[in-house]
A computed fold for a 77-nucleotide RNA from a Chloroflexota bacterium, annotated as transfer RNA.
């Protein structure tokens, strides 16, 4: 060049398949237990779902283009 995969909270990921309220763990704050720490319990807090664009009443999810990463090919040496 060319097929494939991967991008959702800080961090690791589900969720897309079959559009309908953005989640889980971990880590943060707060209180609560405890003399404190750890630990566990309760609640919260944090997201332009990589970027545009299109179709829809409604997009993380479905089309197009498009940047980044990962793997295989191919070219050239």
């Nucleotide at each position: 060049c060319g097929g494939g995969g991967a991008g959702u909270a800080g961090c690791u990921c589900a969720g897309c398949c079959c559009g309908g309220u953005a989640g889980a763990g971990c880590g943060c704050c707060a209180c609560g237990u405890u003399u404190g720490g750890g630990a566990c319990g309760u609640g919260g807090a944090a997201g332009u779902c990589g970027g545009a664009g299109g179709u829809u009443c409604a997009a993380g999810u479905c089309c197009u283009c498009u940047c980044u990463c990962c793997c295989c090919g191919a070219c050239c040496a």
It was read from a public genome assembly. NCBI's taxonomy places the organism under Bacteria, Bacillati, Chloroflexota. Its Rfam family is "tRNA". From the family's description: Transfer RNA (tRNA) molecules are approximately 80 nucleotides in length. Rfam classes the family as a transfer RNA.